[in-house]
RNA sequence: GUGGAUGGAGGAUCGCCGGCGGACAAGCACCGUCCGCGGGAGGAAAGUCCGGGCUCUAUAGGGCAGGGAGGUCGCUAACGGCGACCCGGGGCGACCCGAGGGAAAGCGCAACAGAAACGACACCGCCGAUGGCCGUUGAGGCCCGCACCCGUUGAGAGGCGGACCGGGCGGAGGCACAGGCAAGGUUGAAAUCGUGGGGUAAGAGCCCACGCGCGACAGCCGGGUGACCGGCGGCGGAGCAAGCCCCUCCCGGAGCAAGCUCGAAUAGGCAAGCUGUCGAGGGUGGCCCGCCCGAUCGCAGUCCGCCGAGAGGCGGCUUGCGCAGCAUGCGGGUGAGAGCGCUUGAGUGGCGCAGCAAUGCGUCGCCUAGAUGAAUGAUCCUCGCCGCGUCUCGGGCAACCGGAUCGCGGAACAGGACCCGGCUUAUAGUCCAC
Numbered sequence: 001g002u003g004g005a006u007g008g009a010g011g012a013u014c015g016c017c018g019g020c021g022g023a024c025a026a027g028c029a030c031c032g033u034c035c036g037c038g039g040g041a042g043g044a045a046a047g048u049c050c051g052g053g054c055u056c057u058a059u060a061g062g063g064c065a066g067g068g069a070g071g072u073c074g075c076u077a078a079c080g081g082c083g084a085c086c087c088g089g090g091g092c093g094a095c096c097c098g099a100g101g102g103a104a105a106g107c108g109c110a111a112c113a114g115a116a117a118c119g120a121c122a123c124c125g126c127c128g129a130u131g132g133c134c135g136u137u138g139a140g141g142c143c144c145g146c147a148c149c150c151g152u153u154g155a156g157a158g159g160c161g162g163a164c165c166g167g168g169c170g171g172a173g174g175c176a177c178a179g180g181c182a183a184g185g186u187u188g189a190a191a192u193c194g195u196g197g198g199g200u201a202a203g204a205g206c207c208c209a210c211g212c213g214c215g216a217c218a219g220c221c222g223g224g225u226g227a228c229c230g231g232c233g234g235c236g237g238a239g240c241a242a243g244c245c246c247c248u249c250c251c252g253g254a255g256c257a258a259g260c261u262c263g264a265a266u267a268g269g270c271a272a273g274c275u276g277u278c279g280a281g282g283g284u285g286g287c288c289c290g291c292c293c294g295a296u297c298g299c300a301g302u303c304c305g306c307c308g309a310g311a312g313g314c315g316g317c318u319u320g321c322g323c324a325g326c327a328u329g330c331g332g333g334u335g336a337g338a339g340c341g342c343u344u345g346a347g348u349g350g351c352g353c354a355g356c357a358a359u360g361c362g363u364c365g366c367c368u369a370g371a372u373g374a375a376u377g378a379u380c381c382u383c384g385c386c387g388c389g390u391c392u393c394g395g396g397c398a399a400c401c402g403g404a405u406c407g408c409g410g411a412a413c414a415g416g417a418c419c420c421g422g423c424u425u426a427u428a429g430u431c432c433a434c
Base pairs, nucleotide, nucleotide: 001434002433003432004431005430006429008383009382010381011380012379013378014377016040017039019037020036021035022034023033024032042413046424047423049422050421051420052419053418054255055254056253057252059290061289062288063287064286066251067250068249069248070247071085072084073083074082075081086100087098088097089096090095101246102245106244107243108240109239123185124184125181126180127179130178131177132175133174134173141169142168143167144166145165149162150161151160152159153158193211194210195209196208197207198206212236213235214234219232220231221230222229223228259340260339261338262337269330270329271328273326274325275324276323281293282292283291297322298321299320300319301318303316304315305314306313307312347366348365349364350363351362352361353360354359385410386409387408388407389406392403393402394401395400
């Protein structure tokens, strides 16, 4: 550093819950009392972050929106989990971390410093070949002098240096304007790859050698199931997508207060409204399309159309009444019921085989809470673990280490509620492996 195990054990007494058997009582049954035999919390039961089994829903058909995942190959019922491997980063190391597809599809962001931070206008600088200006009517340089001026030192006088000016020596360059450069320096996490050589006016992958990087570089060869790795060739411009976005894959919803059965009760009331099959309304997240369910309608009046010699018949609109359906508001009743779901499960232990492993298969065993205002507690004894002290033995110079006896004290995180697989968080102490 990584992984794992345990986190008290046994006995006695009283108390609590449930199962099985028996008896009493009851008398359809339930409830109740007594006796006997078994059983009674966790590695996380926490968080409610994921995934399922199970139950209901049949708009779980398509699309949009929304959500999730993101290297490869495997495991699993499934997952955002687990295993192995690849790549990148950290560590001396065992190992650890990674929201690990795309930045040349688009939009957006980057403080300060620096000349400049996605295509780059050069701060300090270098060159000035070519062009320009000055110069043999004397350049740069050197020497001598020097009133004033500037800087410095000194209390001051003065000294030192510079500029201007004057004189002399000397004999052909000088300036750095145009232009060129990004090699040197500055800043930064990062700035036209690095070192050396050539070349150039000075430079630059401009050329060469050796390195480094890249997958935006086509392509080829070898290894691997694959992600990828190595080589040849090729090219030398970044960062953020845990910003929006793009790409690929996945996703009905609600949830045990799910749901099922039995029982009980009442006012299937009132108001206004819509619809009546040419459709009101409803259909387990939102919207659209599609789909599914869905109430017989009747009578009467007025008007219109058609048929009919007429009586009358058929149909339509509208009004009224009745009936049916829907949905909104108000109001009323019952239970604070009983039972099922409710614990045998993708369960667990040993052994063997396959596999690097996760895990799978086979075989032999085991049954471990089902409460419902909510059970498992209290006391005592013995042993074990940890700490302190007395006494004693051994090793040791000592510090200290180990053992025995006795005494005192302590013991972490923390408790189900349908059940499982994960993840995350908390955990005194002891032990094991690498």
This is a predicted structure of a 434-nucleotide RNA (Bacterial RNase P class A) from a Myxococcales bacterium. The source organism's lineage runs through Bacteria, Pseudomonadati, Myxococcota, Myxococcia and Myxococcales. Its Rfam family is "Bacterial RNase P class A". Rfam links the family to the GO terms ribonuclease P activity, tRNA processing and dimeric ribonuclease P complex. Rfam classes the family as a ribozyme. Its mean pLDDT, the model's own confidence on a scale to 100, is 76.